[in-house]
Molecule: c-di-GMP-I riboswitch aptamer
Organism: Clostridiales bacterium
Formats: sequence, C1' cells, structure tokens
RNA sequence: UAGCGCUAAGGGCAAACCUGUCUAAAGACAGGGACGCAAUGCCAUAGGGUCUAAGGUACUUACCCGUACUAUGAUAGCCUGGCUGCCGCA
Repeated sequence: UAGCGCUAAGGGCAAACCUGUCUAAAGACAGGGACGCAAUGCCAUAGGGUCUAAGGUACUUACCCGUACUAUGAUAGCCUGGCUGCCGCA
C1' cells in the first nucleotide's frame, strides 16, 4: 500500500420468526432471536434489478367501487460502482 482471507486472536453485525411503534403500502426503527456476513460499515442525487402504488394519469361508471400504468416511497442482506475501515497473510 494495490492484492488475498488458508490459519489465529480480540471481537463485530444480525436473516426468518415473535412483541411494540411508525407508514397508504413496500418497508423502517426498538427489544428478543441467529440464517448468514471479511466490509452484512456508509452512499438510493452513479447505473441496472426488485418490492410497493398514497398521490397522479387512463379506462369503466350516474356515483361509489374496480382495473391498468406510474416513484417522488423502499431495498446497500440483489448486482455493479463510489467512500471509509479491524486483524492476519503477502
């Protein structure tokens, strides 16, 4: 310091599920809990994917309802990318 994670130490995070809160929803947060993770640390105003569709648009309709499309909502534990970082090896 570009690379690597075979070995060791100290450890760290925490999926599903349960409870509570928030949200239109997806989902998020807190506590419990561990499937996994060597960046499962941060970035969604870098690109793609995926989830949701409140609002909007279109269709239908006397109205209500309903259907389709749509991110400005979400996901960094979907991938690529950017930034930062512990230990060991080299």